[in-house]
The RNA shown here (small-subunit ribosomal RNA) has 1381 nucleotides and comes from an uncultured bacterium. The prediction has a mean pLDDT of 82.
RNA sequence: CCCUUAGAGUUUGAUCCUGGCUCAGGACGAACGCUGGCGGCGCGCCUAACACAUGCAAGUCGAACGAGAGAGAGGGAGCUCGCUUCCUUGAUCAAUUGGCUAGCGGGUGAGGAACGCGUGAGGAACCUGCCUCAGAGAAGGGGACAACAGUCUGGAAACAACUGACUAAUACCGCAUAAGCCCACGACGCCGGCAUCGCGCAAGAAGGGAAAAGGAGCAAUCCGCUUUGAGAUGGCCUCGCGUCUGAUUAGCUAGUUGGAGAGGUAACGGCCCACCAAGCCGACGAUCGGUAGCCGGCCUGAGAGGUUGACCGGCCACAUUGGGACUGAGACACGGCCCAGACUCCUACGGGAGGCAGCAGUGGGGAAUAUUGCACAAUGGGGGAAACCCUGAUGCAGCGACGCCGCGUGGAGGAAGAAGGUCUUCGGAUUGUAAACUCCUGUUGUUGAGGAAGAUAAUGACGGUACUCAACAAGGAAGUGCCGGCUAACUACGUGCCAGCAGCCGCGGUAAAACGUAGGUCACAAGCGUUGUCCGGAAUUACUGGGUGUAAAGGGAGCGCAGGCGGCCGAUCAAGUUGGAAGUGAAAUUCAUGGGCUCAACCCAUGAACUGCUUUCAAAACUGUUUGUCUUGAGUACUGCAGAGGUAGGCGGAAUUCCCGGUGUAGCGGUGGAAUGCGUAGAUAUUGGGAGGAACACCAGUGGCGAAGGCGGCCUACUGGGCACCAACUGACGCUGAGGCUCGAAAGUGUGGGUAGCAAACAGGAUUAGAUACCCUGGUAGUCCACACCGUAAACGAUGAUUACUAGGUGUUGGGAGAUAGAUCCUCUCAGUGCCGCAGUUAACACAAUACGUAAUCCACGUGGGGAGUACGACCGCGAGGUUGACACUCAAAGGAAUAGACGGGGGCCCGCACAAGCAGUGGAGUAUGUGGUUUAAUUAGACGCCACGAGAAGCACCUUACACAAGUCUAGACAUCCUCUGACGAACGUAGAAAUGCGUUUUCUCUUAGGAGCAGAGAGACAGGUGGUGCAUGGUUGUAGUCAGCUUGUGUCGUGAGAUGUUGGGUUAAGUCCCGCAACGAGCGCCACCCUUACGGUCAGUUACUACGCAAGAGGACUUUGGCCAGACUGCCGUUGACCAAACGGAGGAAGGUGGGGAAGACGUCAAAUCAUCAUGCCCCUUAUGACUUGGGCUACACAAGUAGUACAAAGGCGUUAAACAAAGAGAAGCAAGACCGCGAGGUGGAGCAAAACUCAGAAACAACGUCCCAGUUCGGACUGCAGUCUGCAACUCGCCUGCACGAAGUCGGAAUUGCUAGUAAUCGUGGAUCAGCAUGCCACGGUGAAUACGUUCCCGGGCCUUGCACACACCGCCCGUCA
Repeated sequence: CCCUUAGAGUUUGAUCCUGGCUCAGGACGAACGCUGGCGGCGCGCCUAACACAUGCAAGUCGAACGAGAGAGAGGGAGCUCGCUUCCUUGAUCAAUUGGCUAGCGGGUGAGGAACGCGUGAGGAACCUGCCUCAGAGAAGGGGACAACAGUCUGGAAACAACUGACUAAUACCGCAUAAGCCCACGACGCCGGCAUCGCGCAAGAAGGGAAAAGGAGCAAUCCGCUUUGAGAUGGCCUCGCGUCUGAUUAGCUAGUUGGAGAGGUAACGGCCCACCAAGCCGACGAUCGGUAGCCGGCCUGAGAGGUUGACCGGCCACAUUGGGACUGAGACACGGCCCAGACUCCUACGGGAGGCAGCAGUGGGGAAUAUUGCACAAUGGGGGAAACCCUGAUGCAGCGACGCCGCGUGGAGGAAGAAGGUCUUCGGAUUGUAAACUCCUGUUGUUGAGGAAGAUAAUGACGGUACUCAACAAGGAAGUGCCGGCUAACUACGUGCCAGCAGCCGCGGUAAAACGUAGGUCACAAGCGUUGUCCGGAAUUACUGGGUGUAAAGGGAGCGCAGGCGGCCGAUCAAGUUGGAAGUGAAAUUCAUGGGCUCAACCCAUGAACUGCUUUCAAAACUGUUUGUCUUGAGUACUGCAGAGGUAGGCGGAAUUCCCGGUGUAGCGGUGGAAUGCGUAGAUAUUGGGAGGAACACCAGUGGCGAAGGCGGCCUACUGGGCACCAACUGACGCUGAGGCUCGAAAGUGUGGGUAGCAAACAGGAUUAGAUACCCUGGUAGUCCACACCGUAAACGAUGAUUACUAGGUGUUGGGAGAUAGAUCCUCUCAGUGCCGCAGUUAACACAAUACGUAAUCCACGUGGGGAGUACGACCGCGAGGUUGACACUCAAAGGAAUAGACGGGGGCCCGCACAAGCAGUGGAGUAUGUGGUUUAAUUAGACGCCACGAGAAGCACCUUACACAAGUCUAGACAUCCUCUGACGAACGUAGAAAUGCGUUUUCUCUUAGGAGCAGAGAGACAGGUGGUGCAUGGUUGUAGUCAGCUUGUGUCGUGAGAUGUUGGGUUAAGUCCCGCAACGAGCGCCACCCUUACGGUCAGUUACUACGCAAGAGGACUUUGGCCAGACUGCCGUUGACCAAACGGAGGAAGGUGGGGAAGACGUCAAAUCAUCAUGCCCCUUAUGACUUGGGCUACACAAGUAGUACAAAGGCGUUAAACAAAGAGAAGCAAGACCGCGAGGUGGAGCAAAACUCAGAAACAACGUCCCAGUUCGGACUGCAGUCUGCAACUCGCCUGCACGAAGUCGGAAUUGCUAGUAAUCGUGGAUCAGCAUGCCACGGUGAAUACGUUCCCGGGCCUUGCACACACCGCCCGUCA
C1' cells in the first nucleotide's frame, strides 16, 4: 500500500446467562431422482494391488559380418525363335553373429512412520553411457563359435541333443610399442585447510599396469575405435530442522554401543567377520500397537488455522506373492533370467506355458467411472550416415450435463382485459400483453456454395473441421425445487393423529398457508433437487481468541527432585532479538498488468509474491551466558510475647452404672396415649461405703493455635511453629512445583487389651392398611488403649500457592511506638480474625485490601445431558474397596441466577352464619316432584362437584312433541320469492273414512285509475324444509368465585432484561375507604355516591279515597289516604382517644346515627363452564326424506339409589262453638261476578255491578274467649282403597283437579353425616298472582304474630394483603421415584 471480520432457530409462563444440537455459504474425480437444445475448455474404477479371452504398447542398424532368398538389368550358350539354362550385377527381404537401446517413456499407491518426503547444508568418502571441449594414439598377428548341412536322434509339445564340415566380423585372445597416461613409493621442505588431511611445486631412485577396429565414399572427408583431462547431465552417500495417533504401550537393546584389524563397496560406515570393552536409547516419550505414499499445491477461512494430496508437476515405492543374483555406465530390472508358493492353461501325465497397477476391452466387486477408434501430420523418444522404421508416449476423434464458461428457446406492437382454468363477499379478481392477431429478426437450425491456420520446400489423423456467404421458415429447443418460522413465495379441494411430512423447532385427532392434488407465487435455469464428505459459521480446544464461588471445572493438605519463572547497580559475550546484504525458495498454481481464441472459461508473456531455510556484516536496549558489587526479597543471631500446637507420664472432682450395708413400702419406668421391662426373693426413693471405665460443666467469646485433618480439667518433662522490637551477620540463598515422599475426620480391617455410658446388627412392645422406620424397653460389634492397615468425605470459604497495587468506617485477639510526672483517654503502627461499604468486577446472586478488583509467575482441572466415576486393563490393599478410566447406544436438551404467578399439613395481619354461641331443620316415615338406573316399540333431547337433580318447563289427557310402533297420506311440498296459464277459492248440504284426505250437489270471484292488484288452483324449475351433527368453528345470553376489593395505564425513576416502583410501609375502613410517610406524580375500570323503594315532616294538588256537618244530595280541604315537589343525616355539634391526620368511642339533638333497612347495578379476567332445542350463524349431512300431514301410543313405566319439597308423629296440640276481631299486595271482559234461590258439599240456576282508590274475586289465618279430648298409634296422623258425585274440555281409560260417605297404612322427633339463619331476621300463619280450558305440596309476591344467641378467632371451609420456600407453569387433581405388566 492492498485486502478484510454479518447471523438465525431451539431449554422458560416470560428473562438474562452457560451450553449443546440444527440452518443459511463455499467446494467435490461424486452418486441418485426428474428433465434435457447447442458449442468451447477440462475431467472420467475413489470399491477387488481381484482374475483376465483377444489385439496392440520396444525396437532398430546390411554404411559391423558370413551364408541365403531375390524383382529387375546386362551378357553368353542351346534351340522349337521365344522358351530353357549359365555367368555377372543387383534394389529389396530377413533368421543367425555383432552394436546401441530395452534402467527412458507409460501405470499404480499395496507396503512403508523411514534421511521415505520437504527444506537447507556437506561429500577433503564417490560414480557417470550417449553429449561438449582439449591432448595423444591406432603396428603386426592368432585361434574359434553360430547361422548352414546331416542324423531324422529324443520328445506329445516347448524345446533339446548329437555328428560333420565349414566360415566372417566393429565378436574373442595374446604378443610388440610409448618420452606421454595411470597406480604405488618418496627424505627434508614450501603453500593451504576443516580434525582425519588437500592441491600444487620439487630433487630422486627403482618398480608395476593398460591400447586399438574398422566402415562408407572416386575423393575431399565423414562416422566409428583406444586412452587421458576438463565440463555438463544424471545418480549415490552423510547431516541440521520439520513430518499422524495411543501411556488402559515405561522401560528397550546383544551386532546391541564403541574400539583397533581384515574383508566388501563406486564410496564412508557393524555393511560383514574374528577379538576386546560394557556400553547405547528413553517422560524433550524410547520400545510396542494403530493409521498413512510425501510435497508443490487443491478446498475453506478476514486471518491464524483446519481438512485434503484426483487431474498437472517433483520425489519415493511397487509390478501375481516371497527370495536371489546375472548383464550393464546405470537394474537387483512392469512387457529379462533363476528358485519357491498360490492360481490359470496345454499335456500322450513324463513334462511344459503364463503374469494388463501399459492402451483398448472382458468378467467380478460396487451407489458409481468411457472406444477391443484414427494417426505418427505435429511435439518428443529409440535405432540409423541417411532414406526410413518403431512409438496405445503423444496428437486427435468417440461416449458421459461429471464440472466450469458462453449462447439460444424469439423481438416489437397488441384490451373485446377473449376463451379455458382457479378463487369468489357472485360484484368481481387472477392467470394476463400472457395468448390469438399484425409487423419484424435469423443467434441457433436445415440445405447449398466457398474454405483455412496448425508446415519457412514436401508431408494434415483431426477434417470438407473451424470460419465465411446465400436461401428457407418462429419454424425443432424448459425444466426442477420450494411456498409454517429460520427463508423469497398463498389460496381452494381431498384426508381426518389415518395416509403421510420433517434439516431444527414441529405439522396431521372434520374449516391443515406444514400431508396429497390443483390454480397461483417465488427461486435457480439446461439444469434443478436429494444424499455423502470437508472447511466455515463454532470465540464449541480460545496462539491470534475463552474459562474453573453457585452453570462442566481448584488436586484433602504439606515438603520437595526435575522443569518453568525470578530483586538493585556495573562489566563481558552475542545464544535469543533487531537491521542490512548474499544464496536458495523448480516449473505450473494464486495475485497484478498486458496480450490471443467474436466474449468468457481456457491459453500466452511479464512482474510481484512464495511470509521459509542457510551464510555473512552490524547493533547491544531487553531476555540470556560469564563475572563483580548492593541490601530492600529470603534467612541467621539477640531480647521479649501469646496460645485447647504436638508427644509421653502423673493427678483431680462432679455425674452415670454396678456391688455391699442402713431407712422404707408398693409401685417404678416410659409415652401423644400405652405396652414390653424392673419390683413383696423388697424395686423406685433416700443415705453410708466401695469398684470401674469414659468424658472434662461453668470459664467459652463469628476468641486462640495448627499446613490441612484437627486441638479444650490440672501438673510435669521433651518438642514444632508464629508474632513484635532492634538492625549485628549472610548476600538473591527466592516463588511455584509434573512425577515422588509424608500427613490425612468418621466408618471399616488385623493382633492384643479394656468396656461405665452410648449404641449399627438383633429381640421385644407400640404406631400403622402394612411399618423390615420414626417412639419405647433391652442389647452385640463398635466407640477407649497399644501397634499395624485403609486413604476416602458437602476433606467447603463448594474460592490453588506466591508477590505487588487500588476510598473508607467499625468491632475484636496478640505485640510495639508517641504524648503524659504517672495512669486512663487519645494518636500512629505490625500481625491475625469479623461486619458494613465506594470504585471496579459479575449472567445475576454477590465479592469488595482476608477480592470474585488491577497486574505477574507456576501448578491442577473442564469442554452438552444420560450411559458412568460404570466396564475392561493396569497399579495399590488382608479385605471392604481405592486410583487411573472409556465405547456402543440414546436425548435436544441438561443446567445457573434472577422475575412474576400458582401452591405449601411455612410465617404474620385481616375478613365472611366460616367456626363458636343459639333457633329451626335435612338424613328415619308415607306422599309430591326432578334425576340416575332398569324396562320399553318409544319411555324425545339437553343439563352432572360447589356452578345438574320442585332447574330450562310461568302448568306433558289431544295439541304442545322434537320420540316410537302400527296404519293411512304428500313430493316444488305445511311455510317464502320469482314465471306461465286458468278463475275460482270458499261456504252450505249429503256421503266414504280413525282422521288427514277424497267424492257428489247447490252457489260462484273481489277491488280498480281498467294498466293491473288481491286470493285460489294447475304446471316448469331456481329452490323450500330439517328440534339432523359440531357450544371444541361462532354471535348473543347466562352461571361462577363475588358486592370479593381488587384490576390496569401514561410519564418519570431503577434494573442488561423478564420486570419493579406507583399498588409496598405506619395507622384506619365494609372498601386500593381515607390520612401520614415515601422516586414517584397523575389517570382509568371497579368501591362509594348518583337511581328505585321504605321510615318522619313540610308544601301543592286530587276523586272513585276521607268525614269534624249531614238521612241523603251536597259541602269541606282539617284527619286518613294518593300523587308531585321540597326538607332531612353530613361524624355536622360536644367530649375522650389517636404524635398530627384519617378515624374510633361516648353523648346531645333527632322520625332516623355513623354505607338507617331493602333493591337494581357485578371491574380485568377464570372455568375450550352452559346453551346450534329461544334466537342468529360458518361448515358438514338428508332431499319421494333426517322434510310435511293424520289417528291411536309414549314423554306419567318401576326390584332400586341419592336430591328437593310439603304433611306429620301431637296437649304451646286436635276438634267443636262464637251470625267473633284485625291486613297488605294483587287480578278481572272469550273476564271477575254480588245479592237471591237449589244442593250436606264440590257446585248449579240466574245475572245487579265493574275495563276498576268506585264493582267483583274476598270469607284472611294464626290469634282471642268458651267447651271437649287426657298421652293412646289416640277425637294424633292422614297415605292407600271402595262407592257416589261436581267442574273443565271434542275427549278425563292409559293420564286432571275437586266434593261427600266409608276405609284409616307408615310414623311416637330420626345413625354416621349435614343445611339455613344475626332482627321485623329465624320460626310460624294465612293471602294474592303468573302460566292456564282444566290441573300447584312448585315458583313469584304480600302482609300478620314474632324470638334466642354472638365469650371470641385456637380450630374446619373460603377469601384478601405482605413475606418465605419451590425441581410446579395443563400451575399440588402439579411434578416425580421404584416395582410389576